[in-house]
Molecule: Lysine riboswitch aptamer
Parts: sequence; structure tokens; C1' cells
RNA sequence: AACCAUGAUAGAGGCGCGGCAAACAAAAGUAGUUUCCGACAAGGCCUUCAGGGAGGCCGGAAACGAAAGGGAAUGCUGCCGAAGGGAGAGUGAGGCCCUAAGAUCUCAUUCUAACCUGGGCGAACGGAUAACAUCCGUCCGACUGUCGCCGGAACCGGCGGAGAGCUGUCUUGAUG
Repeated sequence: AACCAUGAUAGAGGCGCGGCAAACAAAAGUAGUUUCCGACAAGGCCUUCAGGGAGGCCGGAAACGAAAGGGAAUGCUGCCGAAGGGAGAGUGAGGCCCUAAGAUCUCAUUCUAACCUGGGCGAACGGAUAACAUCCGUCCGACUGUCGCCGGAACCGGCGGAGAGCUGUCUUGAUG
């Protein structure tokens, strides 16, 4: 010096990832309001679950006519386990009130674990959803970055791996 390992730090992947704002689409000619016609009481339906309570709707026409949650062109911004997801255990909010500090669903959030996923794209299927928007999951396909092995000059091809990765620099250690 090379190789190996420890720690620090800087980077790369590209239809890359997250956050915020947001025209606009959809929700929806729906809810609702007003007017008119009908009916006017037995019963039905709805408000997550059983019981109790309370409330709402009951058919048709016309005019006016939203919003929330969910998306999003584009812009700004922070980043490169970026981040996303599943499981278990909690916490908070919401789903009319009581039994209820219950069960369950949705949303948000915390913790646990060497949980799963290198990255995006597309098809199919499943889930969330009003939705064919969008998101998530499974599986398949080609693409792409990277490392290792093999083949051959460049560069490419084949096979295999996973971000606990890869590349640069520095530190320390071991071998020598």
C1' cells in the first nucleotide's frame, strides 16, 4: 500500500419521498330553503350495536341551491428509510342522549420489535371511498439505481443479493 472491521461525515438513485398553500373537478342539481298539489293515521324507515329515551323522514312538482370529509394542475419547502404499510398495546376526537370510562367503526397520535418494503411505472385482484378520483395491500410484468460472482478489452450480457444496502473522505483497530 491493498484487503477486512469500528465510528464519523458527505453524497448518489429519479415519472424519487414527505409537508404546506391551492385554481379546479367531484360530492350535487344532493342536503337545505321557499311555493304549490296530495296525504294526515295505522304503521314503516333512519339516527353503528341490545334495551330505553329523544329527534327526523314520510308522495309529487317548480324555483333557488350549498358545505364537510376525500382528491388536485401548479407553486413553495424540507429531504434521500426519504417515507409508506401491517401487527400488538395505549391516548384523544367524532359517529343524538342514557346504561357507556362498554363493544365497534372512522380520523389523529404515542409506544413496542434488526416486523415488511432499494425506487418509481403498469396490469389483475382485494380493501378504504359517494366515486371509475385518490390512497393502501397482494401478486405478476417490464424498467431503473446499486453491490457481488461469471463471461468477454470499452461497454455489455447472464446469475444472485438487499437500504442492516451502495459510493467518496476521514478516524481507530486487526492482519501484515